RNA sequence: GCCCUAGUAGCUCAGUUGGUAGAGCGACUGUUUCGUAAACAGUAGGUCGGGAGUUCAACUCUUCCCUAGGGCU
Numbered sequence: 001g002c003c004c005u006a007g008u009a010g011c012u013c014a015g016u017u018g019g020u021a022g023a024g025c026g027a028c029u030g031u032u033u034c035g036u037a038a039a040c041a042g043u044a045g046g047u048c049g050g051g052a053g054u055u056c057a058a059c060u061c062u063u064c065c066c067u068a069g070g071g072c073u
Stems, first nucleotide, its partner, number of pairs: 001072007010025004019056001027043005049065005
């Protein structure tokens, strides 16, 4: 220098041919208990790595950049 993969909640990850962003764990609140844990119910938490473009509409498509991993020379 070139190619490939990944980037989504605090963590691990889904998101099926573009149409309201989700799960598990964790956090918090409540119920239960003498109390804690467990269990059960609920709540909060996201500029979907950044910019631009296409579209009525973009996590999704195009393009440029950033970060991480891998490969080639």
A computed fold for a 73-nucleotide RNA from an archaeon, annotated as transfer RNA. Its mean pLDDT, the model's own confidence on a scale to 100, is 82. Rfam family: tRNA. From the family's description: Transfer RNA (tRNA) molecules are approximately 80 nucleotides in length. Rfam links the family to the GO term triplet codon-amino acid adaptor activity. It is annotated as a transfer RNA.